[in-house]
Formats: sequence, C1' cells, structure tokens
RNA sequence: CACCGGGCGGCCUAGGGAGCAAUCCUUAGGUGAUCACCUGCCAAAUUCGGGGAAGCCUAAGUCUCAGGAUAGGGUAAUCCCGAGCCAAGCCCUGGACGCCGGAGAGCGGCGCCACGGGAAGGUGUAGAGACUAGACGGCAGGCACCCCUCGGGGUGAAGGGAUAGUCCAGCCCACAAACCCGCCAGGGCCGG
Repeated sequence: CACCGGGCGGCCUAGGGAGCAAUCCUUAGGUGAUCACCUGCCAAAUUCGGGGAAGCCUAAGUCUCAGGAUAGGGUAAUCCCGAGCCAAGCCCUGGACGCCGGAGAGCGGCGCCACGGGAAGGUGUAGAGACUAGACGGCAGGCACCCCUCGGGGUGAAGGGAUAGUCCAGCCCACAAACCCGCCAGGGCCGG
C1' cells in the first nucleotide's frame, strides 16, 4: 500500500564479498515473541528534468476447457539518477581585523570572520499543494556492549516519497450542471 496479499526492517540458518577482528554489504530460505539508549545545537535549500517498480484494478483485439488468459493502459507502497541550490557542524584556500614576536618589512606565530571552493548529508521525492514544529534527520558530546595492531574501529532496526500539527485539495451525502482524453480501469480541467 492493501480483500487475499505485496514491499521494507529486526532475528535465525546457509552461500558470496570487505575486514586482523568486532562487524558491515549482498543473495536465498525460515520466523513473526522480546529489545532496539541519553543530552545539547541546526531548520536552510525546498527548483528544473529523467529512469525503474511488487501488488491491485482494467483490458480493445485475439485465444478459450466459457471459468478465464493476454499486448497494452491505470493506480501505487516505494528504489534511484543528472543539473542547480542549502542551516548548523567539518575540510581547503585567500583576504580583512586583533594579539604576540621582531629594530623593521610586502616577515613569522596564534586567534577571529566568511564575500571563495569542497566532502558527507539534504533538497528534488506529499493526498495537487501552503505554512509551523520537532525527530527516526544533520552535527557535537555522553552512556551500554563488542573487537583490536591500544592510535582506534564497530553495534544501539526500519518509517519523514510530508512524521506531528494548522490549512487546503480530495472523498461521502443533498441540491444543480458539465467539458476533454480513453474500449475499460481511470486521468485532466474548472467549479458553486
């Protein structure tokens, strides 16, 4: 998402790969019981494009054992890519300023700042969409446990393809009317 069921994550087993190891990545099968930490700081960009997708719905024509099957289409949980852009923190370079050293310099050291560049991450990716806030996100610190070559490394799930909210759209009912595309499912365009 959903009628069945599908997808993702955890755990167990087995195969492959990386690593000294802890562990991680990946594939297949099984399982559906439990557990999956704390504190502080950040709230910006939110644009233009592109590719894939189980399940479900539908199906002209054709086939048919008359039940149905199928090119294709629709819907969709979600998996991604390119360019641009982005808060805090981090890295690099340069400049300004301050302090110290120096007799002095267009010298050396330290601090501070971000108008430049970069890595990770984010945005792009909501029910069309607008806004607010945090966390399951980013950054920093800590805690518990594991490993080590004692410097350090690792584990503490997934969900944010809108989570919690405020709107708005949509849905349902009543009234009143449509238009366009399509065989259908459905989609688009407005609405009161």